Predicted 3D model of a 520-nucleotide part of an RNA (large-subunit ribosomal RNA, domain I) from Chaetoceros neogracilis. The prediction has a mean pLDDT of 83. The full RNA is in RNAcentral, with records from ENA.

[in-house]
Context: one part of a larger RNA
RNA sequence: GGGGGAUGCCUUGGCUCUCAGAGGCGAUGAAGGACGUGAUAAGCUGCGAUAAGCUUCGGGUAUUAGCAAAUAUGAAUUGAUCCGAAGAUUUCCGAAUGGGGAAACCUAACUAGUUGAAGACUAGUUGCAAUAGCGCAAACCUGCCGAACUGAAACAUCUAAGUACGCAGAGGAAGAGAAAAUAAUAAUGAUUUCCUAAGUAGUGGCGAGCGAAAGGGAAAGAGCCCAAACCAUAUAUGUUACGGCAUAUACGGGGUUGUAGGACCACAACAUGACUACUAAAGUGAACCGGAAAGGGGUGGGAAACCCUGCCAUAGAGCAUGAUAGCUGCGUAUGGGUAAGCAAUAGUAAGAUAGUGGUAUCCUGAGUACCGCGAGGUCGGAGACGCCUUGUGGGAAUCUGCCGGCACCAUCCGGUAAGGCUAAAUACUCCUGAGAGACCGAUAGUGAACUAGUACCGUGAGGGAAAGGUGAAAAGAACCCUAAGUAAGGGAGUGAAAGAGAACCUGAAACCGUACGCUU
Numbered sequence: 001g002g003g004g005g006a007u008g009c010c011u012u013g014g015c016u017c018u019c020a021g022a023g024g025c026g027a028u029g030a031a032g033g034a035c036g037u038g039a040u041a042a043g044c045u046g047c048g049a050u051a052a053g054c055u056u057c058g059g060g061u062a063u064u065a066g067c068a069a070a071u072a073u074g075a076a077u078u079g080a081u082c083c084g085a086a087g088a089u090u091u092c093c094g095a096a097u098g099g100g101g102a103a104a105c106c107u108a109a110c111u112a113g114u115u116g117a118a119g120a121c122u123a124g125u126u127g128c129a130a131u132a133g134c135g136c137a138a139a140c141c142u143g144c145c146g147a148a149c150u151g152a153a154a155c156a157u158c159u160a161a162g163u164a165c166g167c168a169g170a171g172g173a174a175g176a177g178a179a180a181a182u183a184a185u186a187a188u189g190a191u192u193u194c195c196u197a198a199g200u201a202g203u204g205g206c207g208a209g210c211g212a213a214a215g216g217g218a219a220a221g222a223g224c225c226c227a228a229a230c231c232a233u234a235u236a237u238g239u240u241a242c243g244g245c246a247u248a249u250a251c252g253g254g255g256u257u258g259u260a261g262g263a264c265c266a267c268a269a270c271a272u273g274a275c276u277a278c279u280a281a282a283g284u285g286a287a288c289c290g291g292a293a294a295g296g297g298g299u300g301g302g303a304a305a306c307c308c309u310g311c312c313a314u315a316g317a318g319c320a321u322g323a324u325a326g327c328u329g330c331g332u333a334u335g336g337g338u339a340a341g342c343a344a345u346a347g348u349a350a351g352a353u354a355g356u357g358g359u360a361u362c363c364u365g366a367g368u369a370c371c372g373c374g375a376g377g378u379c380g381g382a383g384a385c386g387c388c389u390u391g392u393g394g395g396a397a398u399c400u401g402c403c404g405g406c407a408c409c410a411u412c413c414g415g416u417a418a419g420g421c422u423a424a425a426u427a428c429u430c431c432u433g434a435g436a437g438a439c440c441g442a443u444a445g446u447g448a449a450c451u452a453g454u455a456c457c458g459u460g461a462g463g464g465a466a467a468g469g470u471g472a473a474a475a476g477a478a479c480c481c482u483a484a485g486u487a488a489g490g491g492a493g494u495g496a497a498a499g500a501g502a503a504c505c506u507g508a509a510a511c512c513g514u515a516c517g518c519u520u
Base pairs, nucleotide, nucleotide: 001512002511008505009469010468013440014439015437016436017435018434019433020432021431022429023428024136025135032093033092034091035048036047037046039071040070043067044066054087055086056085057084058083059082063075064074065073098107099106100105108126109125110124111123112122113121114120127134128133140171141169142168143167144166151158155205181188182187192219193218194217195216196215202210203209223421224420225419226365230253231252233250234249235248236247237246238245239244258399260364261363262362263361264358265357266356267355276349277348278347279346280345283342284341288336289335290334294309295308296307297306310327311326312316318330319329320328370394371393372392373391374390375389376388377387380406401416402415403414404413405412456463457462476504479491480490481489482488
């Protein structure tokens, strides 16, 4: 010297979070695709036979026909391209839905139309079902079903674990939830979540392991509606002395609890204004607009660096510009602006909800409570085993009732089951906006910084890469020569540099040569 592509520098891309938003899309045909669509067009992107697009409104201002640099032909100050909003169009497949089907294809019926007729064509309708739903979607949530590896140093109870997988369903959250509670001689007062209690009480081939709750401290706070008694109406049935009465069903009033309450009887009062609808409305809200302040000198290819002298700052965040810029550009602080939409708040209309006393009678959730047998839940593996759930068999009481307070009994205390609804505090992030990082910097960071879930592999499920950097600017080397030359090289030229020449920044090592020195 070649070769090779490490290292350094860089970043278009990733990773992890924070704060807001959004929390769905779909028979008005989704998600995802197939096929088309450009003057020339293979890929990506966009779009759909109106096909890199059409219309309206708003913004904006000089270029422009995407990535993409070429040629041709055009568009645009009569305002294009571009940005925002609202529309139009939107082939075929796909839940796919007229029938069929090996997805993107084949083939019907009816109605209307074109036609003299047939055929063909154009538009619409034709799924199950019933005005709802179906399908898709990252995690979070509820329910159903439910392993094994593993650990126990083997293994069977146990563990892993009610985990993973599978299925169903919902919401922006879900679930839970207003005491038949927890406690203990004192009390608390729905639920949820966090810290603690606590690796405690317990459980456990008392092995491996598993493992609470009350209480204390925080976050957030909100409570309500039916069923029934009783009253009224309608209908039906039964009965009748035709006056009615009884039963059933439907709808309305009434009523909702443990200091029991309500119906019923008596008395008293007319207050408050949840929520809904309509109207008005501060404001918020897309693209967007204004937005301060620097010159000179020498060096250099180039000034933002250096020297000299200034200025702005509610702006010295950041990025770019031929080296390091508050004052060059885009921006930033700050101020302004409106369409759709949203909307505090106000008004109007209708209107949920509330008292005292009495207590004879009536009501207060039934195959329920409870018990036996068999299981599951709970820290509790059948244990002295309560409580909760229930497969099976039996089966109550009705407020002088019933349940619980860890076998059971008594006293005492707490509560009122067998109907329902309920915001917030909590969980999550496919996605949008703004921002952050003692996170990565191309063998890293996503698998993917590039035509990446691509190329390629596999019958298939599935597996799954490699691949970034000329230069400030293409100024990408006219012309000449060597040569078979569209290879390669040498001149010439460009450039700060070509030892930056496209196999292009830097250019390590392995490995391969040439020349020279020494040595054998």